[in-house]
RNA sequence: GGAGUCGGCCAGACAACCGCGACGUUCAUCCGAGCGCCGAGGAAAGUCCGGGCUCCACAGGGCAAGGUGCCAGGUAACGCCUGGGCGGCGCGAGCCGACGGAAAGUGCAACAGAGAGCAGACCGCCGAUGGCCAUCGGCGCCAGGUGCCGCAAGGCACGUCGGGCGCCGCUGGAUCAGGCAAGGGUGAAACGGUGCGGUAAGAGCGCACCGCGAGUCCGGCAACGGACCGGCACGGCAAACCCCACCUGGAGCAAGACCGAAUAGGGGGACCAUGACGUGGCCCGCGUCGUCCCCGGGUUGGUCGCUUGAGCCACACGGCGACGUGUGGCCCAGAGGAAUGGUUGUCCACGACAGAACCCGGCUUAUCGGCCGACUUCUUUU
Numbered sequence: 001g002g003a004g005u006c007g008g009c010c011a012g013a014c015a016a017c018c019g020c021g022a023c024g025u026u027c028a029u030c031c032g033a034g035c036g037c038c039g040a041g042g043a044a045a046g047u048c049c050g051g052g053c054u055c056c057a058c059a060g061g062g063c064a065a066g067g068u069g070c071c072a073g074g075u076a077a078c079g080c081c082u083g084g085g086c087g088g089c090g091c092g093a094g095c096c097g098a099c100g101g102a103a104a105g106u107g108c109a110a111c112a113g114a115g116a117g118c119a120g121a122c123c124g125c126c127g128a129u130g131g132c133c134a135u136c137g138g139c140g141c142c143a144g145g146u147g148c149c150g151c152a153a154g155g156c157a158c159g160u161c162g163g164g165c166g167c168c169g170c171u172g173g174a175u176c177a178g179g180c181a182a183g184g185g186u187g188a189a190a191c192g193g194u195g196c197g198g199u200a201a202g203a204g205c206g207c208a209c210c211g212c213g214a215g216u217c218c219g220g221c222a223a224c225g226g227a228c229c230g231g232c233a234c235g236g237c238a239a240a241c242c243c244c245a246c247c248u249g250g251a252g253c254a255a256g257a258c259c260g261a262a263u264a265g266g267g268g269g270a271c272c273a274u275g276a277c278g279u280g281g282c283c284c285g286c287g288u289c290g291u292c293c294c295c296g297g298g299u300u301g302g303u304c305g306c307u308u309g310a311g312c313c314a315c316a317c318g319g320c321g322a323c324g325u326g327u328g329g330c331c332c333a334g335a336g337g338a339a340u341g342g343u344u345g346u347c348c349a350c351g352a353c354a355g356a357a358c359c360c361g362g363c364u365u366a367u368c369g370g371c372c373g374a375c376u377u378c379u380u381u382u
Stems, first nucleotide, its partner, number of pairs: 001378010012347007020039002023036005041353001045364002048362005053252004060284004065248005070084005085099001086097004100243002105241002107237002122184002124180003129177003132173003136169007145158005192210006211232001212230002215228005256304004266295006275289004311330008348351001
């Protein structure tokens, strides 16, 4: 100097003129006027989570249903955050995780393939053992054989020779029975992987390393890690149903409370204590005594709820951290068809995404730029 990762802050500024809303105060019969002071976000967005608050309501238990899913902490709480473990990605700083259980059960994996989970033989390899064939050797048995001469009868030569049968053995060949699942093939995936030995040929059959796993020991609060031991095997999918652990009333500021005004104290129906009703469904319990349904009529006025908060800032202490405790300081929008606008001038970071509506804690999404800090990596120089 380049590239990156993580964390924090800002979100146009200044001036003038006119114009908005809340609060306080002064004046004012009303209408209103003056002054002071304050007045949209980091996401106000999505409505995805968790709560506060209000009502049902005096409201308990269970089932179903739903949510979360490693461990330990933080928090009012959470599906959030912090730290750690394991797994994946990245050279790395870091980032991501729908991260309990497949031996409780059910189910799924087309086609191909022999076989897709306590499976399996298509191509193949072997054929040690039993069977077949051949050469050779040995033994036994059988007959007298084989060659030559001769019409024949017969003779001569050979003979640990030749032939046949049986048994045994060695070797070779092709295989049947049988053995194999190592090699090849099919497939997304084939019942641990690589290598060596062994075997007839193979196979954890044996061994080494890896993987896996009951048990024991060590470290750690734990998840988990390591060592020893064990030839160990019925793999994958639970973001399939399911099992396990923990959590969960409902509805919602259009909640709800009050004041005022007006109308039709109208009409019909069901059930009626063995009943009806009671803020998701079902059951039990509890409570009330009449309840519920349909049609129709009236009011769409005003006030409150409505902003002092699990609030913000600074410092100190504790903690790896999220955060907690203490001290001090500050008040920082409450509209109500919905308040921030318009003009001019200057500056530069040239202004993106974008406007509160009961209030907070998060997550997710969108986004122009600027500043600060820490860390990683590449190149160059010293």
Background: The RNA shown here (Bacterial RNase P class A) has 382 nucleotides and comes from Dokdonella sp. Its Rfam family is "Bacterial RNase P class A". Rfam's curators write: Ribonuclease P (RNase P) is a ubiquitous endoribonuclease, found in archaea, bacteria and eukarya as well as chloroplasts and mitochondria. The family's RNA type in Rfam is ribozyme. Model confidence (mean pLDDT): 78 of 100. The source organism's lineage runs through Bacteria, Pseudomonadati, Gammaproteobacteria, Lysobacterales and Dokdonella.